Parts: sequence; structure tokens; C1' cells
RNA sequence: UGCCGAAUCGCGGCGGGUCUUCUCACCCGUCGCGAACGGGGGACCCACCUAUCUCGGGGCGAAUCGCCGGCUUCCGCCGGCGACGCGCCGUCUCUUGGCGCGAGCCCGUCAGCUAACCCCGUAGGCCGAUAAGAGAGGA
Repeated sequence: UGCCGAAUCGCGGCGGGUCUUCUCACCCGUCGCGAACGGGGGACCCACCUAUCUCGGGGCGAAUCGCCGGCUUCCGCCGGCGACGCGCCGUCUCUUGGCGCGAGCCCGUCAGCUAACCCCGUAGGCCGAUAAGAGAGGA
């Protein structure tokens, strides 16, 4: 200077620090408010609502599904292939090409959609690129 992600901006109270007679300004900590962005809950209507077996169910997120092989008592784990989903290539969109990712966590027996309304979050983690064409925009 940029990237993943909603995770940014603004205004105040209190305390401390620097300069100083004081205030102001600046910085740090802490507690609030607002905007913006993101997520969840929540009517009518609609959907679901049959029996048996097994199995609780649900949310954030791109992070899922199928087949094959191996390990395994099982649950599962590892690898490969395919489908599908996501990100980057430095203004944006589309196409082509290239390079990567497909995790993790949470609620706690409970939630379809859902106007009004209610609640929650604003973290964390990263690198060394500078491909092409078309269109748009900006400086």
C1' cells in the first nucleotide's frame, strides 16, 4: 500500500499522561450514545402436518454432496476422483487464463416463512502481487 471478514465511522462522561498559571488541543484507559454494516428471534397468508424404522433439532460461515480405496468392532479417520460452492491476480463489472480454500465454532431439546416489534455483533487473522480482452468510471 493492500487481502479474508459485517467487523467501520462519529459524539460524549470519568480517570490518567505530555506542555502549561488555567483552559484548549493531543495521547492512553474505561464507561456510554448514535450512524452504518452484519446476524438471529418473531403474525395473518402460505408451507409442513400419513404409516414404519432409524435418528433429536437448529444457527453463524464459501466451507457441502457423491463415488472409489485404505485404517477401524462401531462412531469415525486418511487419501484419490468428480460435482458444486468461495477467495485472489491492486478502481468497478463481465469473459478468458492462472493460483488458492472448502475450516472452525455456537445454541441446548427449542426456533419454517414472517409485517410490526424484540435481541445480538462490529472480532480475529494475513503477503509480496503488479495476467489478458471488452465496457464503465475516476484521477
c-di-AMP riboswitch aptamer (ydaO/yuaA leader) from a soil metagenome, 139 nucleotides, folded computationally. The sequence is in RNAcentral, with records from MGnify.